Context: one part of a larger RNA
RNA sequence: CGUAGAAUUUUGAGGGGAUUUGACUCUAGUACGAGAGGACCGAGUUGAACGAACCUCUGGUCUAUCUGCUGUUCCUGCCAAGGGCAACGCAGAGUAGCUAUGUUCGGAACGGAUAAACUCUGAAAGCAUCUAAGAGUGAAGCCGUCCCCAAGAUUAGAAUUCAAUUGAGGACCCUGGGAGAUGACCAGGUGAUAGGUUGCAGCUGUAAGUCGAGUAAUCGAUUCAGGCGAGCAAUACUAAUUAUCCGAUUCUUAUUAGG
Repeated sequence: CGUAGAAUUUUGAGGGGAUUUGACUCUAGUACGAGAGGACCGAGUUGAACGAACCUCUGGUCUAUCUGCUGUUCCUGCCAAGGGCAACGCAGAGUAGCUAUGUUCGGAACGGAUAAACUCUGAAAGCAUCUAAGAGUGAAGCCGUCCCCAAGAUUAGAAUUCAAUUGAGGACCCUGGGAGAUGACCAGGUGAUAGGUUGCAGCUGUAAGUCGAGUAAUCGAUUCAGGCGAGCAAUACUAAUUAUCCGAUUCUUAUUAGG
């Protein structure tokens, strides 16, 4: 830009993905075979590799969430308590998120047409012959079935609802996100969208101050304390204000209407 107004839900022309396979058990030590050995068919169990999704578990990471420690001609007037810098200063843990080595699931069954092959009927050629006419069986392969995309499928589809300038719907702007470079997409704009607050989960590990013991370093009590990023809820306290913009054509013949 088109699909000659829009919203929602869809059909599927067409395209893509997947398609792997081992071992073991039963059937059965059966059929077969002198024995040694040892099945077809069928039923089940469990793996490998590959793929997808996810984070309950096992782990990883989690750059300032908590704690410990060192240095410092730095800062809060000083002590104490904190802050800055030193690779996040170093170290020990670690929620959400992201993640694999973790978890779950998948490639099943079935149908159709066939290949090699095996057949039926059957002449040419009174017989015979799977083939010449005709008919059947038959593979991890082919076409469906399974999953995904899909009407720019210009043949531009369908259904439902709304609207007819008293205007459906959309956008701008704003709050954000399991979405994302930006657009886009999604959740919202007077309502739980984000922040704040409260509660809970979870992490760290017992704050400061005061009191007590000790000459002191330090220890004990108050104290499973104090602090806390992303998690789950509740709550309009703060911010999503008021507005604005775009928005459905034209011609012909004409009586409904038709092109």
About this RNA
This is a predicted structure of a 259-nucleotide part of an RNA (large-subunit ribosomal RNA, domain VI) from an uncultured bacterium.